[in-house]
Molecule: SAM riboswitch aptamer (S box leader)
Organism: Marinilabiliales bacterium
RNA sequence: UGAUUAUAUAGAAGAGGGGAGAGAUUAGGCUCUGUGAACCUCUAGCAACCGCCCCGAUUGAGGAAUGGUGCUAAUACCUAACUCAACUGAAAGUCAGUGAGAAAUUAUAAUUA
Numbered sequence: 001u002g003a004u005u006a007u008a009u010a011g012a013a014g015a016g017g018g019g020a021g022a023g024a025u026u027a028g029g030c031u032c033u034g035u036g037a038a039c040c041u042c043u044a045g046c047a048a049c050c051g052c053c054c055c056g057a058u059u060g061a062g063g064a065a066u067g068g069u070g071c072u073a074a075u076a077c078c079u080a081a082c083u084c085a086a087c088u089g090a091a092a093g094u095c096a097g098u099g100a101g102a103a104a105u106u107a108u109a110a111u112u113a
Base pairs, nucleotide, nucleotide: 001113002112003111004110005109006108007107008106013043014042015041016040017039021032022031023030026080027079028078029077044072045071046070049068050067052063053062055060076105082101083100084099086098087097088096089095090094
């Protein structure tokens, strides 16, 4: 860096350094931010993917939270391309809005090349 599988509307903060951006910009919104952004360090916390214990039998259930990760604003902040039911508006070709679904993308973990 790529692939596969699983999960993603829950949960969880302070201090020091730093000094203007950040939320995935491809775009449009919206929000946070000198009452201190990104980023780094320490401490604390949340969670339970790997690992550990136990039952089962090999795709599972439960337990703990020392180890390896991860995370600690807002649904992955919202929307975009696709499909569908109903309703509404315009219109008679259809388009738009609301709602839902699946996909894609992204993030994290494990395995693998």